[in-house]
RNA sequence: UCACCGAAAGGGCAAACCCAGGGUAACCUGGGGACGCAAAGCCACCGGUCCGCUGCAAAGCGGAUAGCGGGGUUGUCGAA
Repeated sequence: UCACCGAAAGGGCAAACCCAGGGUAACCUGGGGACGCAAAGCCACCGGUCCGCUGCAAAGCGGAUAGCGGGGUUGUCGAA
C1' cells in the first nucleotide's frame, strides 16, 4: 500500500409521519423528524416490486424504486 474483516474514534446518511411544492400516478424536491444503515455514496445493467398506457389474452411500451436482491464503481478509520 492492497485485500479480508468490522472493535474503537471522528463523523456521515435519514425510514415512518407532518408541512410546502412538483407529478395522472408510483414517486420526487425542500424543511422538520429518526426507524434504522459500514457504503442507507453513486449507477436502472439483470431480476423483483410499484405506477401509467395499449391489448380478449399472452404480452409490449414508458416511468418509478439504489432503504428489495444481484452486479458495477468510488470512498472514512484501522483493533482482533
A computed fold for an 80-nucleotide RNA from a Geobacteraceae bacterium, annotated as c-di-GMP-I riboswitch aptamer. The model forms 95% of the base pairs in the Rfam consensus. The coordinates come from a structure-prediction model, not an experiment, and the mean pLDDT is 89. It was read from a public genome assembly, where an Rfam model found it.